[in-house]
The RNA shown here (Glycine riboswitch aptamer) has 90 nucleotides.
It was read from a public genome assembly, where an Rfam model found it.
Its Rfam family is "Glycine riboswitch aptamer". Rfam links the family to the GO term glycine biosynthetic process.
RNA sequence: AUGGCACUCCGGAGAAGCUCAUUGAAUUGAGUGCCGAAGGGGCAAGCGGUUUUUUCCGCAAAUCUCUCAGGCAAAAGGACAGAGUUACGC
Numbered sequence: 001a002u003g004g005c006a007c008u009c010c011g012g013a014g015a016a017g018c019u020c021a022u023u024g025a026a027u028u029g030a031g032u033g034c035c036g037a038a039g040g041g042g043c044a045a046g047c048g049g050u051u052u053u054u055u056c057c058g059c060a061a062a063u064c065u066c067u068c069a070g071g072c073a074a075a076a077g078g079a080c081a082g083a084g085u086u087a088c089g090c
Stems, first nucleotide, its partner, number of pairs: 003088001006085004011080001016032001018031004033072003039068001040066003046059004
C1' cells in the first nucleotide's frame, strides 16, 4: 500500500394496519391480493466436453428473473453505500 472476515456509528426502497373467525394484544388460524434489497433457486456471453453436423452435457454474474423462504402502519429486519476500530493473511 492492498484484500477479505469481524465489530461500532450513519444513510437505506418496495408491497392490504385487507377479509372472516379468534385474542388482553396484528395474538393465533384460514382465505384473497401484492412486494423483492436477508437467505435460496434459474441463466447470457464465454470456457470445457461430446457429436460428421444439428443437437446434447458441465462450469458460469447481477439490483435481471422465480417468489421456496421472508416481507406489505411504526419498530425490527434490510441488499447496497459511507466513516471508524481491532486482529489476521499476502